[in-house]
RNA sequence: UUUAUCGCGAGUGGCUGAGGGAACAGGCCCGACGACGCCACAGCAACCAGGCGGCAAACGCCCAGGUGCUAACUCCUGCCCUUUGCCGGGGAAGAUAAA
Numbered sequence: 001u002u003u004a005u006c007g008c009g010a011g012u013g014g015c016u017g018a019g020g021g022a023a024c025a026g027g028c029c030c031g032a033c034g035a036c037g038c039c040a041c042a043g044c045a046a047c048c049a050g051g052c053g054g055c056a057a058a059c060g061c062c063c064a065g066g067u068g069c070u071a072a073c074u075c076c077u078g079c080c081c082u083u084u085g086c087c088g089g090g091g092a093a094g095a096u097a098a099a
Stems, first nucleotide, its partner, number of pairs: 001099006011041005019030003024078004042070003047066002050062004074093001079090003
């Protein structure tokens, strides 16, 4: 950079000790009843790999090796449809996988 997805699902223990939820702004929330982070174990999911069915492709099923993930829709909004508000859709940005 391109493509796909961002619905669902899945936490305990140990260490540490004050901020954290990507960045900016606003909101909301988590946090000394110990958050965030790190480590261990456990779990969730099934993108890729592998196996089976199929002439093949599509697709389906199995598995769990490489990743990923385990508060809140990607926590919500910001730009457009769009208007007073709600809801919804799209976009931007970001995350993950594969190339």
A computed fold for a 99-nucleotide RNA from a soil metagenome, annotated as SAM riboswitch aptamer (S box leader).
It matches the Rfam family "SAM riboswitch aptamer (S box leader)". Its family is annotated with regulation of gene expression in the Gene Ontology.
Its mean pLDDT, the model's own confidence on a scale to 100, is 85.